This is a predicted structure of an 89-nucleotide RNA (c-di-GMP-I-GGC riboswitch aptamer) from Ornithinibacillus californiensis. Of the family's consensus pairs, 95% are formed in the model. The source organism's lineage runs through Bacteria, Bacillota, Bacilli, Caryophanales and Ornithinibacillus. Rfam family: c-di-GMP-I-GGC riboswitch aptamer. Gene Ontology term of the family: cyclic-di-GMP binding.

RNA sequence: AUAGAAAAAGGCAAACCUGUUGAAAAAUAGGGACGCAAAGUCACGGGUCUAAAGCAUGAGUAUCAUGUAAGACGGCUGGACUGCCAUAU
Numbered sequence: 001a002u003a004g005a006a007a008a009a010g011g012c013a014a015a016c017c018u019g020u021u022g023a024a025a026a027a028u029a030g031g032g033a034c035g036c037a038a039a040g041u042c043a044c045g046g047g048u049c050u051a052a053a054g055c056a057u058g059a060g061u062a063u064c065a066u067g068u069a070a071g072a073c074g075g076c077u078g079g080a081c082u083g084c085c086a087u088a089u
Stems, first nucleotide, its partner, number of pairs: 001089003004085001011036002016031006034075001040081003044078003047073003054068006
């Protein structure tokens, strides 16, 4: 430097439950473990989710409908950066 089959020190923590925040997607704290060798960091490409407000269109009225990401997901995937362990070359 490359590869990560099997382990180990250490680490993370899905679903679900409870509190809080949010319109929602979801986030966060505690409990809890399905899993993870980057399930560490970054919304840059693709993808997915949400649509209160804003914007656009339509209705035609004090609202309603539809669309839209600038909102969200890194435990969907590609990429970038960083790192632990052990074995082989």